Predicted 3D model of a 350-nucleotide RNA (Bacterial RNase P class A) from a Dehalococcoidia bacterium. It is recorded under the gene name rnpB. The sequence is in RNAcentral, with records from ENA. The prediction has a mean pLDDT of 76. Taxonomically the source falls in Dehalococcoidia (Bacteria, Bacillati, Chloroflexota).
RNA sequence: CAAGUAAACCGGGUGACCGCUCUCCUUCUUCGGGAGGAGGGAGGAAAGUCCGAGCUCCACCGGGCAGGAUGCUGGCUAACGGCCAGGAGGGGUGACCCUACGGAGAGUGCCACAGAAACAUACCGCCCUUCGGGGUAAGGGUGAAAUGGUGAGGUAAGAGCUCACCGGCGGCCGGGUGACCGGUCGGCCGGGUAAACCCCAUCCGGAGCAAGACCAAAUAGAGGGACAUAAGGACGCCUGGCCUGUCCCCGGGUUGGUCGCAUGACCCCGGUGGUAACAUCGGGGCUAGAUAGAUGGUCACCGCUCCGUUUUACGGAGUACAGAACUCGGCUUACAGGUUUACUUGACCU
Numbered sequence: 001c002a003a004g005u006a007a008a009c010c011g012g013g014u015g016a017c018c019g020c021u022c023u024c025c026u027u028c029u030u031c032g033g034g035a036g037g038a039g040g041g042a043g044g045a046a047a048g049u050c051c052g053a054g055c056u057c058c059a060c061c062g063g064g065c066a067g068g069a070u071g072c073u074g075g076c077u078a079a080c081g082g083c084c085a086g087g088a089g090g091g092g093u094g095a096c097c098c099u100a101c102g103g104a105g106a107g108u109g110c111c112a113c114a115g116a117a118a119c120a121u122a123c124c125g126c127c128c129u130u131c132g133g134g135g136u137a138a139g140g141g142u143g144a145a146a147u148g149g150u151g152a153g154g155u156a157a158g159a160g161c162u163c164a165c166c167g168g169c170g171g172c173c174g175g176g177u178g179a180c181c182g183g184u185c186g187g188c189c190g191g192g193u194a195a196a197c198c199c200c201a202u203c204c205g206g207a208g209c210a211a212g213a214c215c216a217a218a219u220a221g222a223g224g225g226a227c228a229u230a231a232g233g234a235c236g237c238c239u240g241g242c243c244u245g246u247c248c249c250c251g252g253g254u255u256g257g258u259c260g261c262a263u264g265a266c267c268c269c270g271g272u273g274g275u276a277a278c279a280u281c282g283g284g285g286c287u288a289g290a291u292a293g294a295u296g297g298u299c300a301c302c303g304c305u306c307c308g309u310u311u312u313a314c315g316g317a318g319u320a321c322a323g324a325a326c327u328c329g330g331c332u333u334a335c336a337g338g339u340u341u342a343c344u345u346g347a348c349c350u
Base pairs, nucleotide, nucleotide: 001346002345003344004343005342006341007340008339009338010337012302013301014300015299016298017297018296020041021040022039023038024037025036026035027034028033043321047332048331050330051329052328053327054326055208056207057206058205060241061240062239063238064237065236067204068203069202070201071200072086073085074084075083076082087101088099089098090097091096102199103198107197108196109193110192111191123140124139125136126135127134128133148166149165150164151163152162153161167189168188169186170185171184172183173182174181175180212259213258214257215256221250223249224248225247226246227245231244232243233242266285267284268283269282270281271280272279273278303319304318305317306316307315308314309313
């Protein structure tokens, strides 16, 4: 210098004018509110609503079935399908990246076409033969997959039949918390598929801030129906206890306000423990609360990107993705442009 890998961060600035919303102060008021001043006012994803929680209600406590989710190991966390560290397998020269990665020896199903045969099989071939038949699975051929692979011995021809090495499985020994790894012994050696049913282990009640609580306002129910061996109560089903005049339909009224709702598993800096995720201690900080939904618009200058030219200064065009709605922790997806750090490979120079 070029090409990459892994992370972290920023994501327009200044000024003027006109507006919106919230809080505080002053003042006016017909008590509804108005005016003036000061201050706060979107994001890294506020998004998708895909996971996990807090919070609230369903009066409450069990048992079983069904269903769903997760799926190598250890740890972190309020919890998780998240994160960290590691193991195994795969990819890359490398930095590094990817993986639904439990079980096929409980059972069932499926394995198209081709092929003799895809689960119990021999078409061609090889060998023996008393020509009836018998032995064999080396070679050919089909296929995504064909009965461990290569080589040697052996044999009538062959074959783990025997041996060496490699692969798998099992036993033993050693290391590791563990996934697993290493060694050694045993010829023990006929498939695949579980993002097919299934089995195993762990976890799971439902509805959601339009939850829910209060105030105000309003009003028409002697309306109809079901049931006491009943109905309803936890919202997939069954069931035990427990509780109760409960449930359904029809009709009528109100549809304003306050709280929930901004101090929280919060943010910043530093110390300590830990490889890390994270935990803990000390100091400092308070940082949007709308409700049909505020957070905006115009102008000027500067910055950045692209294009053109009279070529280094002018002109023109553009300035990403997007936008709170109860709140957090994650994941995923979108994103113009830019900054920083560590590392890898190649070329060149000293």